[in-house]
RNA sequence: GGAGUAGGACAAAUGAUCGCGGCCCCAUACGGGGGUGAGGAAAGUCCGGGCUUCAUAGGGCAGGAUGCCGGAUAACGUCCGGUGGAGGUGACUCCAAGGCUAGUGCAACAGAAAUAAACCGCCAUCUUGUAUGGUAAGGGUGGAAAGGCAGUGUAAGAGACUACCGCCCUUGCAGUAAUGUGAGGGGCACAUGUAAACCCCAUCCGAAGCAAGACCAAACAGAGAACGUUAAGUUGGCCCGACAAGUUUUCAGGUAGGUCGCUUGAGGCUUACGGUAACGUAAGCCCUAGAUAGAUGAUCAUUCACGACAUAACCCGGCUUAUCGUUCUGCUCCUUUA
Numbered sequence: 001g002g003a004g005u006a007g008g009a010c011a012a013a014u015g016a017u018c019g020c021g022g023c024c025c026c027a028u029a030c031g032g033g034g035g036u037g038a039g040g041a042a043a044g045u046c047c048g049g050g051c052u053u054c055a056u057a058g059g060g061c062a063g064g065a066u067g068c069c070g071g072a073u074a075a076c077g078u079c080c081g082g083u084g085g086a087g088g089u090g091a092c093u094c095c096a097a098g099g100c101u102a103g104u105g106c107a108a109c110a111g112a113a114a115u116a117a118a119c120c121g122c123c124a125u126c127u128u129g130u131a132u133g134g135u136a137a138g139g140g141u142g143g144a145a146a147g148g149c150a151g152u153g154u155a156a157g158a159g160a161c162u163a164c165c166g167c168c169c170u171u172g173c174a175g176u177a178a179u180g181u182g183a184g185g186g187g188c189a190c191a192u193g194u195a196a197a198c199c200c201c202a203u204c205c206g207a208a209g210c211a212a213g214a215c216c217a218a219a220c221a222g223a224g225a226a227c228g229u230u231a232a233g234u235u236g237g238c239c240c241g242a243c244a245a246g247u248u249u250u251c252a253g254g255u256a257g258g259u260c261g262c263u264u265g266a267g268g269c270u271u272a273c274g275g276u277a278a279c280g281u282a283a284g285c286c287c288u289a290g291a292u293a294g295a296u297g298a299u300c301a302u303u304c305a306c307g308a309c310a311u312a313a314c315c316c317g318g319c320u321u322a323u324c325g326u327u328c329u330g331c332u333c334c335u336u337u338a
Base pairs, nucleotide, nucleotide: 001334002333003332004331005330006329007328008327009326010325012303013302014301015300016299017298018297020037021036023034024033025032026031039309043320044319046318047317048316049315050314051209052208053207054206058240059239060238061237063205064204065203066202067201068082069081070080071079072078083097084095085094086093087092098200099199103198104197105194106193107192119139120138121135122134123133124132125131126129147165148164150162151161152160167186168185169184170183171182172181173180174179213260214259215258216257222251223250224249225248226247227246233243234242235241267286268285269284270283271282272281273280274279304307
């Protein structure tokens, strides 16, 4: 100097004038002053909760979710660290990462054969034939073909046997554990793959949702039917249990207003300590939108990185997706110079 990789910050800035929403103070006729007012994703509505109601509590089944180990957290399918595996020269990145030796399925096409078979080949025999017998080492097909590789042996071969791997069993050491690393034994096969196939195992899970729900004011008009009061009905589905005198439905009428919920929070920032880290503890400081047909705008001047993706509606922790650029820090590789 170039290329990469991991993490963070900003999100046009400054000034002037006019115009908006709500809060506080003064004034109350108009109005004046102060401070504040849309994102890193506010998007998606994918997870988890807080909160509200069902509700006076439950249990079981079905159903759903997660899936290596250990931690963090209010919780999670999130995050941190580690183990194993895959990719990369590397820094690093990714993994739907328990079980196929419980059972059941599926494996198209090709191939002789995919619930275990012989197409080519090799060997032997004779009656020499599209013959009979042996074989699964070599070749072909395929993602996968009676564990892999090298030898002994054989008529030719084969875990038939041997050594080293692989698999299973026993066990030592290290580690909280996943796991790693040794020793010994065994049958050489429980034949291959697939669980993001059904399933098994372990852990966890009520439902609906701020248009939840609570209160106030105003107005109107009730008329029927069915079931039931010996338990109909309610409780996400089903069963048990619990509660229970009403429940469901047809026609018709009135209201659609206001207040709360609504923003002080598992809140933010700084420092110290603990921890590899996620994060936790303590102290100090700060208050920062609450609209309801929906407030952030317009103009001018200057600067530059010339402004992308894009605008809260109960709130918070994540994940995912979109995106013009500027800048900071750590680490890796290549080249050059000293």
This is a predicted structure of a 338-nucleotide RNA (Bacterial RNase P class A) from a Lachnospiraceae bacterium.
The organism belongs to Lachnospiraceae, within Bacteria.
Rfam family: Bacterial RNase P class A. The literature on the family includes a 1999 paper in Nucleic Acids Res by Brown, "The Ribonuclease P Database".
It is recorded under the gene name rnpB.